This is a predicted structure of a 747-nucleotide part of an RNA (large-subunit ribosomal RNA, domain II) from an Actinomycetota bacterium.
The full RNA is in RNAcentral, with records from ENA.
Context: one part of a larger RNA
C1' cells in the first nucleotide's frame, strides 16, 4: 500500500417516562430458610419493610382540614361538571378570575409488582490516545565527581635556580662570565588524549564514522583494576552538562481504564418528520444550563384557535418634509453694545471697523420636530386555508454560520472587513442558466418513459433552436475592464440671430485723416507699459486699434465695408439627449468576447412572431405515506342450532352489533434532506420448542448459469466438499466495518 481476521453506546444500580402483563384500595416481599433434581434452577415459606389510601404545619401537633394572624383575611388542601343565587377582585362595561348556599348530572379515587423499551444520576459507563502527579523498587558495567591500588608517556630542543672556576672588586657583598647542573601546567614531535577546519558519509562501515589538516602530549596529563554518592536526589573547571544510544527531572511495576470541556474513529436497509448556528447567564467565549427552533405519544377546542387576502377602528413619531422650540450655519437690512480717532476729563461728536437682538432670504440636524406617510403591530368582520396553532408528556441537535437584496452602526457612504435588522439561499438542495464558480437567476429531484409544454438564458458554427421580421444607432472590434477631465466624432430635440433687400465660406478691392491721442521713455509712432465712459472728420466702411513684425518707424493682417458666388434639408451661437472618441502603463507569445469568428451584425436600443430550453408542469405506467368512502377476513360479545361434558364450561356453524387488527378496491393530498426523533425489516451467533423437517442416493463451507424482493438480502440446476444442518414460533447477544497516523498477520 493492497487483502484478510479483530475493532467501539456495554452491564449493575437507583429515578421519573412510555408500552405491555398481573392483581387492586390495594399491591409486592427483601435478606434467609425449606425443597426435588446431576448441576443451573423450578416451587414453597418468609409481611420485617416499601409505595399507595390525607392534609397542613419549621415542630409539638390538630385533621377534611389545618398553617399564620387579635381579627379581617390569606397559604396549601378536601373529585369533576351545568343551572340557579349571594359576596369579592378586576373592569375597556362586555365580561374575567375567585369563594359559600341550594339544586341536578355524574358517579365518585388508582395503584402497585412484574417485563420490555427510550433516557438521566452514580459507576472507567461509546472506543482508542496524552503530557503530566504519587508509591515502592532497579540502576554509577555509560557517564559525572571521588577514594584506594597499579600502569603509560619514542626521539629532539632550550637550559631557571644552586654549586665550581675565572675577571672586576676592599669584600666570603655585588656584577660580569666559562663550566657543571637539569628547573619548566617550557619548545617540536610519535605512542596516547582531543575533536578546531573541510571533504565524504546521511535506507551509512557506523543510531555519530572515514579521509586529508589540526590541538594537547611531565601534567589541572592519560588509563587498568577494586569501590563510593541516587531520582527533587546525586555528580557537575557550570552546558540545565552527565545519571545505561531522547533527562527541565532516570528506569521498571503499580493506583490505573489517571484526567482529556480537545482530535479522530463509531460497522446492514428501507419508509416518515426534520433543525440550529438565536436570546439570558456563565473564571464564559471552540465549553456549559434555561428559553428558542425539529421529532414522538397523548390531550382540548370545535360558527375550531393558526395562517393568507380584503374591510374596518385603533397604535407609532421611521422615511419624507420643515425651521415656531433645542442647537449649528449663510448673505442682506436695521442697528442695542464695543473698538479706533477728536476731546484735560467729563458731557459730547465722529468712524467705509466688529457686532446682539429683530426683519428679509436661502439652509443643515442619530441625540430638534409646527408636521408627517407607506410597511408593521393590536383589535373587530368577511372569504379562503387548515399534521396551522395551543396545552402536557418523552427524545434530541443546535448555541463557530455563509453570501446576496433592502435600512443602519463601525471603517475610507473601503474590504471577499465587522457588527445589528429585515428578508431570500447555500447550510441541509440536486436540475436548468451563468464559459467554468455553495450563497446570484429559473426551479424544489418518489421511480420509470427513445412523448409534450415551457422558466432562467437562448437561437452564425462549435451547441439544441430564427444567419426571423419592422424601425433607429454605433465605425470604436466600441461592444468585449475603468473615473475625473478633455473633445467642430456622429445621430436626435430644442432655444436665440444672420440670410435671395443676398447671409456663412472663399475670392478682389477698400480699411482713411485730425494723430507719432495724453504719459512714460533713449526711443513708444494702434500693437513695452501707464490713463481716458476711447473723441471728432470723411465715408459704403475702416478701432486712439485683432495678431505677426521693428530698436523705433516701416511692412503684413483683423475687426468693418463694397463687389463676385447664389443657399429655402443656408449660416452662426447656446442648451438637453443617444451611441462612440481620448484618458488606458506589468511582468512565460496571443491571454479584459468561453472559442471560432462578427461591422444596414452575430453589437446597442425600440416594437413583433416562432422556436430551443431544466428532474419545473403535462401525458402513461408503477411504488409508498397520510385522509375519506366501500365492501371482505379474523378476533371480540350477544342471539339461535350441532357435538363433547366431570354441568363450571370446551368446540364448530350461523346471524347482528362495537371498536381495534390484516389485507383490497376508489379518491385526495403528500414522498430533496446535513444534525437529529419516529417506524418497518434483513442478516450473523447461541438456546428453548416444534417440523414422525433435511443428511454418504451427499449436511455445512466454496464456485454458481439462472430466478425472487422495494432494499438489507433470498432462493437456485450443476461443480466442489465430505459430516453435519435448516424451516416456522419464541428467547438471549461479545451480531453487521472503509477509514480511529487503528491491532495482528499475509502479499
Nucleotide at each position: 500500500g493492497c487483502c484478510g481476521a479483530c475493532g467501539a453506546g456495554u452491564u449493575g444500580u437507583u429515578g421519573g417516562c412510555g408500552a405491555u402483563g398481573g392483581c387492586g384500595a390495594g399491591g409486592c416481599u427483601a435478606a434467609g430458610c425449606c425443597g426435588g433434581g446431576a448441576c443451573a434452577c423450578a416451587g414453597g415459606c418468609g409481611g420485617a419493610g416499601c409505595c399507595g389510601g390525607a392534609g397542613c404545619g419549621a415542630a409539638a401537633g390538630c385533621g377534611a382540614g389545618u398553617c399564620c394572624g387579635a381579627a379581617a383575611g390569606g397559604g396549601c388542601g378536601u373529585g369533576g361538571g351545568g343551572c340557579g343565587u349571594c359576596c369579592c377582585g378586576u373592569u375597556u362595561c362586555g365580561a374575567c378570575g375567585g369563594g359559600g348556599c341550594g339544586u341536578c348530572c355524574g358517579u365518585g379515587g388508582a395503584g402497585u409488582c412484574g417485563u420490555c423499551g427510550g433516557u438521566a444520576g452514580c459507576a472507567g459507563a461509546c472506543c482508542c490516545g496524552a503530557a503530566a502527579c504519587c508509591g515502592g523498587g532497579u540502576g554509577a558495567u555509560c557517564u559525572a565527581c571521588c577514594c584506594a591500588u597499579g600502569g603509560g608517556c619514542a626521539g629532539g630542543c632550550u637550559g631557571a635556580a644552586g654549586c665550581c672556576g675565572g675577571c672586576g672588586g676592599a669584600a666570603c657583598a655585588c656584577g660580569c662570565u666559562g663550566g657543571u647542573g637539569g628547573a619548566g601546567g617550557g619548545c617540536c614531535g610519535a605512542a596516547c588524549c582531543c575533536g578546531g577546519g573541510u571533504c565524504c558519509g546521511u535506507u551509512g562501515c557506523a543510531a555519530a564514522g572515514g579521509g586529508c589538516u589540526g590541538g594537547g602530549a611531565u601534567g589541572a596529563c592519560c588509563u587498568g583494576u577494586g569501590g563510593g554518592u541516587a531520582g527533587g536526589g546525586g555528580u557537575g573547571a557550570a552546558a540545565u552538562g552527565c545519571c545505561a544510544a531522547g533527562c527541565g527531572a532516570a528506569c521498571c511495576c503499580g493506583g490505573a481504564g489517571a484526567u482529556a470541556g480537545c482530535u479522530g474513529g463509531u460497522u446492514c436497509u428501507c419508509c416518515c418528520c426534520g433543525a440550529a448556528a438565536u436570546g439570558c447567564a456563565u473564571u464564559u467565549a471552540g465549553g456549559u444550563g434555561c428559553a428558542g427552533c425539529c421529532c414522538u405519544g397523548g390531550g382540548a377546542a370545535g360558527g375550531g384557535a393558526g395562517c393568507g387576502c380584503c374591510c374596518u377602528g385603533g397604535u407609532g413619531g421611521u422615511a419624507g418634509c420643515g425651521c415656531g422650540c433645542u442647537g449649528g450655519a449663510u448673505c442682506g437690512g436695521c442697528g442695542a453694545g464695543g473698538g479706533g480717532g477728536c476731546c484735560c476729563a467729563a458731557c459730547g461728536c465722529u468712524u467705509a471697523c466688529c457686532g446682539a437682538c429683530c426683519c428679509g432670504a436661502a439652509c443643515c440636524a442619530a441625540a430638534c420636530g409646527c408636521c408627517g406617510a407607506a410597511u408593521g403591530c393590536c383589535g373587530g368582520g368577511g372569504c379562503g386555508u387548515g399534521g396551522u396553532g395551543c396545552c402536557c408528556a418523552g427524545g434530541a441537535g443546535u448555541g463557530a454560520g455563509a453570501c446576496c437584496g433592502c435600512g443602519g452602526g463601525a471603517g475610507c457612504u473601503a474590504a471577499g472587513u465587522u457588527u445589528c435588522g429585515u428578508g431570500g439561499u447555500c447550510g441541509a438542495g440536486a436540475g436548468g442558466g451563468g464559459a467554468a464558480c455553495a450563497g446570484c437567476c429559473c426551479a424544489g429531484a418518489c421511480c420509470g418513459c427513445c412523448g409534450g409544454c415551457u422558466a432562467a438564458g437562448g437561437u452564425c458554427c462549435c451547441c439544441a433552436a430564427g444567419u426571423c421580421c419592422g424601425g433607429g444607432c454605433u465605425c470604436a472590434g466600441u461592444g468585449g475592464g475603468c473615473a475625473a477631465g478633455g473633445c467642430g466624432g456622429u445621430c436626435g430635440c430644442g432655444g436665440c440671430g444672420c440670410g435671395c433687400a443676398g447671409a456663412c465660406a472663399a475670392c478682389c478691392a477698400g480699411g482713411a485723416g485730425g494723430u507719432u491721442g495724453g504719459c512714460u521713455u533713449a526711443g513708444a509712432a494702434g500693437c513695452a507699459g501707464c490713463c481716458a465712459u476711447u473723441c471728432c472728420u470723411u465715408g459704403a466702411a475702416a478701432g486712439a486699434g485683432u495678431g505677426c513684425g521693428u530698436a523705433a518707424u516701416a511692412g503684413c493682417u483683423c475687426a468693418c465695408u463694397g463687389g463676385u458666388c447664389g443657399a429655402g434639408u443656408g449660416u452662426g451661437c447656446c442648451g438637453c439627449g443617444g451611441c462612440a472618441c481620448c484618458g488606458a502603463c506589468a511582468a512565460u507569445c496571443c491571454a479584459c468576447c468561453g472559442g471560432g469568428g462578427c461591422u444596414c451584425a452575430a453589437g446597442c436600443c425600440c416594437g413583433g412572431c416562432a422556436c430551443c430550453g431544466a428532474a419545473g408542469c403535462c401525458g402513461c405506467g408503477g411504488a409508498u405515506g397520510c385522509g375519506g368512502c366501500c365492501g371482505g377476513c379474523g378476533c371480540g360479545u350477544c342471539g339461535c342450532g350441532c357435538u363433547c361434558u366431570g354441568c363450571g364450561g370446551a368446540g364448530u356453524g350461523u346471524g347482528g352489533c362495537c371498536u381495534g387488527g390484516c389485507g383490497g378496491g376508489c379518491c385526495g393530498c403528500g414522498u430533496g434532506g446535513u444534525a437529529g426523533g419516529g417506524g418497518a425489516g434483513c442478516g450473523u451467533c447461541c438456546c428453548c420448542g416444534u417440523c414422525g423437517g433435511c443428511g454418504g442416493u451427499g449436511a455445512a463451507g466454496g464456485g454458481g448459469a439462472g430466478g425472487c424482493g422495494g432494499g438489507a438480502g433470498c432462493c437456485g440446476a450443476c461443480c466442489u466438499g465430505g459430516a453435519g444442518c435448516g424451516g416456522c414460533g419464541g428467547g438471549g447477544a461479545g451480531u453487521g466495518c472503509g477509514a480511529a497516523u487503528g491491532u495482528c498477520g499475509g502479499c
About this RNA:
The source organism's lineage runs through Bacteria, Bacillati and Actinomycetota.